Large-subunit ribosomal RNA, domain IV from a Candidatus Omnitrophota bacterium, 342 nucleotides, folded computationally. Its mean pLDDT, the model's own confidence on a scale to 100, is 86.
Context: one part of a larger RNA
RNA sequence: CCCUCGUUAAGGAACUCGGCAAACUAGCCUCGUAACUUAGGGACAAGAGGUGCCCUGGCAUGCAAGUGCUCAGGGCCACAGUAAAGUGGAUCGGGUGACUGUUUAGCAAAAACACAUCUCUCUGCAAACUCGAAAGAGGAAGUAUAGGGAGUGACACCUGCCCGGUGCUGGAAGGUUAAGGGAAGGAGUUAUUCACCGUAAGGUGGAGAAGCUUUGAACCGAAGCCCCAGUAAACGGCGGCUGUAACUAUAACAGUCCUAAGGUAGCGAAAUUCCUUGUGGGGUAAGUUCCCACGCGCACGAAUGGUGUAACGACCUGAUCGCUGUCUCAACGAGGGGCUCG
Numbered sequence: 001c002c003c004u005c006g007u008u009a010a011g012g013a014a015c016u017c018g019g020c021a022a023a024c025u026a027g028c029c030u031c032g033u034a035a036c037u038u039a040g041g042g043a044c045a046a047g048a049g050g051u052g053c054c055c056u057g058g059c060a061u062g063c064a065a066g067u068g069c070u071c072a073g074g075g076c077c078a079c080a081g082u083a084a085a086g087u088g089g090a091u092c093g094g095g096u097g098a099c100u101g102u103u104u105a106g107c108a109a110a111a112a113c114a115c116a117u118c119u120c121u122c123u124g125c126a127a128a129c130u131c132g133a134a135a136g137a138g139g140a141a142g143u144a145u146a147g148g149g150a151g152u153g154a155c156a157c158c159u160g161c162c163c164g165g166u167g168c169u170g171g172a173a174g175g176u177u178a179a180g181g182g183a184a185g186g187a188g189u190u191a192u193u194c195a196c197c198g199u200a201a202g203g204u205g206g207a208g209a210a211g212c213u214u215u216g217a218a219c220c221g222a223a224g225c226c227c228c229a230g231u232a233a234a235c236g237g238c239g240g241c242u243g244u245a246a247c248u249a250u251a252a253c254a255g256u257c258c259u260a261a262g263g264u265a266g267c268g269a270a271a272u273u274c275c276u277u278g279u280g281g282g283g284u285a286a287g288u289u290c291c292c293a294c295g296c297g298c299a300c301g302a303a304u305g306g307u308g309u310a311a312c313g314a315c316c317u318g319a320u321c322g323c324u325g326u327c328u329c330a331a332c333g334a335g336g337g338g339c340u341c342g
Stems, first nucleotide, its partner, number of pairs: 001337008010328002014326001019323001027051005036041001038154001052076006058069004077081001089321007096313002101113002118151006129138003155308004160238003165235002167231005174226003180220002185215005192207006239257005266300001267297001278294005
C1' cells in the first nucleotide's frame, strides 16, 4: 500500500452524476393510525409505550394434574431483558406499466414480453389453419359460448373526420385476355397438262386436282386487371395564403387556393419542445433537475388507442425526516495479502 471487517470527538450529505456504500430501523404485546379508494385496501401507515427474573392475589380453561394471561400489587439484578444470532428506515410528489408473472444461460429484469378485458376477421365440420410429394397427423375424440389469425392491453370516461391511394369483400353490363376450339387464306410437293428446243433419247419453262406437310386471319373463349360499390378497433391520412373590431395587440368574422378529408374530445416545453435553462408560480440562501400552470404542439391525439386511476414495482425521477466515516479529514484497531529480511 491492497482486501475484508470493527470503533470514532464536533458537524451531519457539506460527498457524489446520484445518499453509491454504510448506518439507522427491526421480534412480540398494548395504544394509535391520514389523504385517497375499485370499500378489498391504503396499514406493520405514521406515531407512542412496554418487554428479564422473584413473590402474592386474580382471571380463563380443564374432572384433575396442569396450561395460559399486558389482570392487579410488591420486590431483585444489570450499562443493556426481541441482552447473542437472525430480524422493516420512514414519509410526500411526479412519470411509466393496471396487477402476480416472463425475458437477453455468459455485460441489459425494464417503461420490453405476457396477461385478464375489448374489437375485427376467417371457419358449418371431410372446418378454417398447420406439418407432410403422399398416406396420414395435429386442430379435436372439439363443433360458432368452438377453433385459427390480427390488433389492443385491468378498471372508469371515451374512441371524432377521410374510402382519393393500397388492401380486403361484393358486383356483373362493357373493355382487355391464356390454353383450347375454329378454319378463310397462303406456301411446299406433283398425277396430269401446256409452250418452246431437239430427228430421237431428252432438256427448259408455265399451269396444276387429290393426298400429305407447313403456316394460319375472322370468330368463340375463364379468372384476373380496367370498371362499379362497400369497408378504417383494414394499411394509412387528418392544409395554405390574405384581410378584418373606435389605443395597441389579437381576430369571433370575411375572401381565396388546394384536398379523399383538413386533427374533434382530451392532453400538452411531455419517456414527445429544436429554439430552451421558453414564460409565470412553488420549493432552496442559491434549483439546466422537480412540481403546478400557460400554449407559437420544430414534430401529441384517440384500440400503431386518448385521458385518468386505488393497489402493486430489486423500474425512472424530485423533495423531506431520521441516520450515519459519503464527506470536512482523517485516526486507531483486527484478520489476510503485498513488501523487507531469512